RNAcentral holds the full RNA, with entries from ENA. Predicted 3D model of a 350-nucleotide part of an RNA (small-subunit ribosomal RNA, central domain) from uncultured Pyramimonas. Lineage of the source: Eukaryota > Viridiplantae > Chlorophyta > Pyramimonadophyceae > Pyramimonadales. Model confidence (mean pLDDT): 85 of 100.
[in-house]
Context: one part of a larger RNA
RNA sequence: UUGGGCGUAAAGCAUCUGUAGGUGGCUUGGUAAGUUGAUUGUUAAAUAGUAGGGCUCAACCCUAUCCCGGCAAUCAAAACUACUUGGCUUGAGUGUGGUAGGGGCAGAGGGAAUUCCCGGUGUAGCGGUGAAAUGCGUAGAUAUCGGGAAGAACACCAACGGCGAAAGCACUCUGCUGGGCCAACACUGACACUGAGAGAUGAAAGCUAGGGUAGUCAAUGGGAUUAGAUACCCCAGUAGUCCUAGCCGUAAACGAUGGAUACUAAGUGGUGUGCGUAUUGAACCGUACACUGCUGUAGCUAACGCGUUAAGUAUCCCGCCUGGGAAGUAUGCUCGCAAGGGUGAAACUC
Numbered sequence: 001u002u003g004g005g006c007g008u009a010a011a012g013c014a015u016c017u018g019u020a021g022g023u024g025g026c027u028u029g030g031u032a033a034g035u036u037g038a039u040u041g042u043u044a045a046a047u048a049g050u051a052g053g054g055c056u057c058a059a060c061c062c063u064a065u066c067c068c069g070g071c072a073a074u075c076a077a078a079a080c081u082a083c084u085u086g087g088c089u090u091g092a093g094u095g096u097g098g099u100a101g102g103g104g105c106a107g108a109g110g111g112a113a114u115u116c117c118c119g120g121u122g123u124a125g126c127g128g129u130g131a132a133a134u135g136c137g138u139a140g141a142u143a144u145c146g147g148g149a150a151g152a153a154c155a156c157c158a159a160c161g162g163c164g165a166a167a168g169c170a171c172u173c174u175g176c177u178g179g180g181c182c183a184a185c186a187c188u189g190a191c192a193c194u195g196a197g198a199g200a201u202g203a204a205a206g207c208u209a210g211g212g213u214a215g216u217c218a219a220u221g222g223g224a225u226u227a228g229a230u231a232c233c234c235c236a237g238u239a240g241u242c243c244u245a246g247c248c249g250u251a252a253a254c255g256a257u258g259g260a261u262a263c264u265a266a267g268u269g270g271u272g273u274g275c276g277u278a279u280u281g282a283a284c285c286g287u288a289c290a291c292u293g294c295u296g297u298a299g300c301u302a303a304c305g306c307g308u309u310a311a312g313u314a315u316c317c318c319g320c321c322u323g324g325g326a327a328g329u330a331u332g333c334u335c336g337c338a339a340g341g342g343u344g345a346a347a348c349u350c
Stems, first nucleotide, its partner, number of pairs: 004321003007304002012318001014201004021194003025088003029084003034080001035078001036076008049065006091191001092188004096183004103177007110154001114150008125136002162169002206247006215241002220236004258317006266295011299306002323350003332343004
C1' cells in the first nucleotide's frame, strides 16, 4: 500500500458549530474534457501461451500465430457525471397558529431537617460498637419546651416519565432567553450532507484571588481491631465541598455503538400534538406525525446478542485500528501558574 475491520476481541474524537476539501434532488437546451464503443499505429528480438515440425525421446532448436492490458491518433454514439442556460418542488429553510418541558441566565421568596447561641423544665448519665474505648457531661450534658442565628440541600409528587449537543438539569414565583414538536396554508427555490485544520462548550477532582463555612470530610490526631494495621469500625478534624471572577480540559465523558439519507414482518407500553367517532363535557375507542421503552420475524453476528431508535440492506463524508510488554513511557514541539494535558517513538523482550 492493497485487502480487512472498529457494541464486548486492537479500533468511534467527550460533545457540538463550522472553513478548505469530498459528496450531492427532479428537469429543458447546449458543450464534450472525463467515461463508454469501434478502427489504426505502437508496445524490439528472445522468453511465456497455442498449433505444428526437426535432432531416436527430452532438454534444446525451427515455423506459424495470438489474447488481455498500457499509450497515442482518428471516428462515432450515449447523456452517467461535470460545466453552462432556463425551470421545478419532494431535500433544506422562512413565515403563520398552537403546544409540552428539572433547557439556560438573573432576581426574589419558602418550609422541614441539622448545628450553634440564649432562656425554662429536669438529673446522671449521654454517645458509640461485634464488644469496647477515646469523646461529651454536676462549670448541669443527653432529653424536652420557647426564642434567635447560620450555611447547605430541596422529602412526598417521581415514573421503566420530561428537557438538553454532550457535560448535565428538580422547593416556589417573576423577568430575560435558546431549542424541539404538531397543524394547515403561503413563500424562497437545492440554499443540502459530512467536515482535515480551527473555534465553542465540557462532571468530579485540582489551581489562583476574594468571600463563606451548618453538615460532611482527603490530610492529620486519638480510641479500637490485629502478629503488625500507615486500613476496614469509632471519636475528633483542616483543605475541599458553597458563592464571585479566572484557569485546568480530563472520566467506565458508556448505548463501551460517529454523522446524514433511503429501504426492509409484526406485537405491546409511555410522552407530546393533531384528526375522526362519541359525549352536556371529559374519559374510552380508532388513526397520523415526533420522541422514548419492551418482545420479536427476516437478515446479520465468533458467540453473546442486535433487530424500522439495527449491530439488517445500500450510498456519502469524517475519525480510528494493525500481536503482548516496554508505554500512553522517553524525547522534541506545544498548551498550562502548577498539577499536568495534547502530540508520541525506539532499543530490548516474549